[in-house]
This is a predicted structure of a 92-nucleotide RNA (Glycine riboswitch aptamer) from Phenylobacterium deserti. Model confidence (mean pLDDT): 76 of 100. The organism belongs to Phenylobacterium, within Bacteria.

Order: sequence, then structure tokens, then C1' cells
RNA sequence: CCAACUCUCGCGGGAGAGGCCGGGACUCAGAGCUCGGCGCCGAAGGCGCAACCGCCCCGGAAACGCUCAGGCAAACGGACCGCGCGAGCUGA
Repeated sequence: CCAACUCUCGCGGGAGAGGCCGGGACUCAGAGCUCGGCGCCGAAGGCGCAACCGCCCCGGAAACGCUCAGGCAAACGGACCGCGCGAGCUGA
């Protein structure tokens, strides 16, 4: 000095599925709170399988599967994607 890669932070984008039913508190009222029931979603996190990578062993590994957790108007959140700052790693 530094491509790619990884991470933090900032900005932008970002799907799915009942604003279901019943009880209760508060309230003028209520979708909001709380307890229970049924149904549903798959993209926080978690768990499982393993194509593949690697291969002596250990190991890594999906947006697939499960639905524990989470979620099912908007908002929030949101895997992931793009841009930017910084750091790390690597290399010269």
C1' cells in the first nucleotide's frame, strides 16, 4: 500500500402466514394488555438430514426438513442483498 474474504456500525431494499374464537382487567370504546383454544407461516435464533468441500482423523456445510423459540393489519423485527466508514485476515 492492499483485490477478494470476514466482522462492527450507518444508510437503502427486504417475503410468508387469522386484525380468528372465548374469558378477564382497564376503558366512552377498542384491533392495544392478559389468560386459554383452534388454525396457519418459514427468513431472527435453535435443532436435524447431507449434495458438496476437505480427507489420515477431526472438521466445514443450504434459502432443504422440523417448528422448540419466533411470527400471522400497520409499526417493530427480519435471513439475505447493495452502498459507505472502520477493523481483522491474507497477499505483495